This is a predicted complex of two RNAs, RNase P RNA and transfer RNA, with 443 nucleotides together.
Rfam match: Bacterial RNase P class A. Gene Ontology terms of the family: tRNA processing, ribonuclease P activity and dimeric ribonuclease P complex.
RNA sequence: CAAGUCGAUUGGGUGAUCGCGGCCUGCCAUGUGCAGGCUGAGGAAAGUCCGUACUCCACAGGGCACGGUGCUGGCUAACGGCCAGGCGGGGCGACCCGACGGCAUAGUGCAACAGAGAAGUGUAUUGCCCUGCCGUGUGCAGGGCGAGGGUGAAACGGCGCGGUAAGAGCGCACCGGCGCUCGUGGUGACACGAGCGGCCAGGCAAACCCCACCGGGAGCAAGACCAAGCAGGAAUGAGGGGCUGCCCGCCCCGCUACCAGUUCCGGGUAGGUCGCUUGAGUCGCCGGGCAACCGGCGUCCCAGAUAGAUGAUCGCCGCCCGCCGCACGCGCGGUGGGUACAGAAUGCGGCUUAUAGAUCGACUUGGGUC
RNA sequence: GGGUCCAUAGCUCAGCGGUGAGAGCAGCCGGCUCAUAACCGGUCGGUCGCAGGUUCGAAUCCUGCUGGACCCA
Numbered sequence: 001c002a003a004g005u006c007g008a009u010u011g012g013g014u015g016a017u018c019g020c021g022g023c024c025u026g027c028c029a030u031g032u033g034c035a036g037g038c039u040g041a042g043g044a045a046a047g048u049c050c051g052u053a054c055u056c057c058a059c060a061g062g063g064c065a066c067g068g069u070g071c072u073g074g075c076u077a078a079c080g081g082c083c084a085g086g087c088g089g090g091g092c093g094a095c096c097c098g099a100c101g102g103c104a105u106a107g108u109g110c111a112a113c114a115g116a117g118a119a120g121u122g123u124a125u126u127g128c129c130c131u132g133c134c135g136u137g138u139g140c141a142g143g144g145c146g147a148g149g150g151u152g153a154a155a156c157g158g159c160g161c162g163g164u165a166a167g168a169g170c171g172c173a174c175c176g177g178c179g180c181u182c183g184u185g186g187u188g189a190c191a192c193g194a195g196c197g198g199c200c201a202g203g204c205a206a207a208c209c210c211c212a213c214c215g216g217g218a219g220c221a222a223g224a225c226c227a228a229g230c231a232g233g234a235a236u237g238a239g240g241g242g243c244u245g246c247c248c249g250c251c252c253c254g255c256u257a258c259c260a261g262u263u264c265c266g267g268g269u270a271g272g273u274c275g276c277u278u279g280a281g282u283c284g285c286c287g288g289g290c291a292a293c294c295g296g297c298g299u300c301c302c303a304g305a306u307a308g309a310u311g312a313u314c315g316c317c318g319c320c321c322g323c324c325g326c327a328c329g330c331g332c333g334g335u336g337g338g339u340a341c342a343g344a345a346u347g348c349g350g351c352u353u354a355u356a357g358a359u360c361g362a363c364u365u366g367g368g369u370c
Numbered sequence: 371g372g373g374u375c376c377a378u379a380g381c382u383c384a385g386c387g388g389u390g391a392g393a394g395c396a397g398c399c400g401g402c403u404c405a406u407a408a409c410c411g412g413u414c415g416g417u418c419g420c421a422g423g424u425u426c427g428a429a430u431c432c433u434g435c436u437g438g439a440c441c442c443a
Stems, first nucleotide, its partner, number of pairs: 001366010012317007020040008028031001042341001046352002049350005054219004061248004066215005071085005086100001087098004101210002107208002109204002126148001127145007134137001157175002160172003176200001178197008223274004232265005239253004281300001283298006318339009371442007380395004388426001397413005419435005
């Protein structure tokens, strides 16, 4: 210098005019008033995909069903999140990716087309070999075989020696893979080594299922209170509701009626207060830990709207790009354009998705120069 | 703000791992008729909303986006 990998930060500044929400103070004409001051979006506020706080349902129970997660250890309030490690795969490498428990001894299922045969102690078209026959041939019949060719996404270990009519784990040695036992290291996943076994066991669990762990339901339009307003009628009715499905258990309302509840028709309201923002909080320093994270001390208060405020217009300066002119060593001047994604609605921890640009750090590969 | 569901031909739908995705209506052509409709025969028409993954193989299974519908004071 070129190409690249990983991590982190930032997300324009400033002035004028006209406006908006919240809080505090003051004033008097007590009004949804006026004046002054302070304050007012994000890294994702988004998708609502997970988890949790909080609220109500019974302070929330048991079993089944159903749903979710799925290597190991740790972090955390918790998680499908994060950190560290193991194993597998990709890359020359920095590094990246992985729904990564179990289909050989729980069981079941699936595999189109092609192919002889698709998982069952399965397969014989071509081919190899033996026997028989007579028509002596590229023949026919019976039998043995699974090494070679061929099909397919996938064909039932590899190679050598022995063996045989021809062959074949049929037998043996080595290698690969699988299972069991033992030893060593590690908290563990696992790794390494030794011995034994039968010759080989295929794929799919984001197929049913099995195993382990987790999960009660609904959601701030949850829920609590205040105010205002109204008109009832008809049918049905002994059981109904609280948990979505079933069983148990518990609770509430009602049970021949002045009847709970359900359905239909009709009537009223379209307001306010709380929940609501001080919290698993922000920033700094110190300590522990490889890290995620934890602990201590100090510091700060940082939007709370309710049809929904945080805006609009015009300048100047940044930054980037194009064109023209001057220079030609970086550059200078003029002009035109661009400056993202997007916007709180109970809070918080994550994930995912969108994002013009700008900056910093660590590292890898290749080339050049000293 | 919160919750539930859907997307396959122009329209309405089926298909839920296996050739090359179907049906009805609509459209086009031909026949029948004096003519039209009905009827009969033929034909056209699909990135299965988009992207990635699992699998030998995906409209179908899983994940993330996009668009739409409905419900809750």
Its mean pLDDT, the model's own confidence on a scale to 100, is 79.